[in-house]
RNA sequence: GCCCUCGUAGUUCAACGGAUAGAAUGCGGGCCUCCGAAGCUCGAGAUCUGAGUUCAAUUCUCGGCGAGGGCA
Numbered sequence: 001g002c003c004c005u006c007g008u009a010g011u012u013c014a015a016c017g018g019a020u021a022g023a024a025u026g027c028g029g030g031c032c033u034c035c036g037a038a039g040c041u042c043g044a045g046a047u048c049u050g051a052g053u054u055c056a057a058u059u060c061u062c063g064g065c066g067a068g069g070g071c072a
Stems, first nucleotide, its partner, number of pairs: 001071007010025004018055001027043005048064005
C1' cells in the first nucleotide's frame, strides 16, 4: 500500500428496514439474614463519527476514525 471482517450498556453478546434497542454479568436500592454470601425484587445504564437513500436506519450506501486478520 491492497483486500476482508468488525465497532451497540462497565464487560460479553442479541436485535426481517417499523419493539419501549433486549439478555447475561457487573453496579445501586429494597426483601431475606445476627452480619455477609446465595436467592427474590425494583432501578439506572449503550447504537464510534459525518453525510446519503427511505415515510421510517442499530440495520442499506459512501467518507472519516478505531480494532482484528490476510497478501505484499